[in-house]
């Protein structure tokens, strides 16, 4: 140099065009003499830039960072 995969909150992950869902944490309350557990609620979101649609995480190109294969 060429192919080919991935990229979603702090974190691990799902989601095949219509309100972005669980897991662990995190934070408020409730329970308890205290922690712990348990229950409720909450905050935190789609790598970046275009393009197509009435509507993009999803579908098209670039781009980046990665991770495999080839040279």
């Nucleotide at each position: 140099g060429c192919g080919g995969g991935u990229a979603u909150g702090a974190u691990g992950u799902a989601g095949u065009g219509g309100u972005a869902g669980c897991c662990u944490g995190c934070c408020a309350g409730c329970u308890u003499c205290c922690c712990a557990a348990g229950c409720u609620g909450g905050a935190c979101g789609u790598g970046c830039g275009g393009g197509u649609u009435c509507g993009a995480u999803u579908c098209c190109c670039g781009c980046u960072a990665c991770c495999c294969g080839c040279u």
Model confidence (mean pLDDT): 81 of 100. The RNA shown here (transfer RNA) has 71 nucleotides and comes from Roseovarius sp. Taxonomically the source falls in Roseovarius (Bacteria, Pseudomonadota, Alphaproteobacteria, Rhodobacterales). Its Rfam family is "tRNA". The family's RNA type in Rfam is transfer RNA.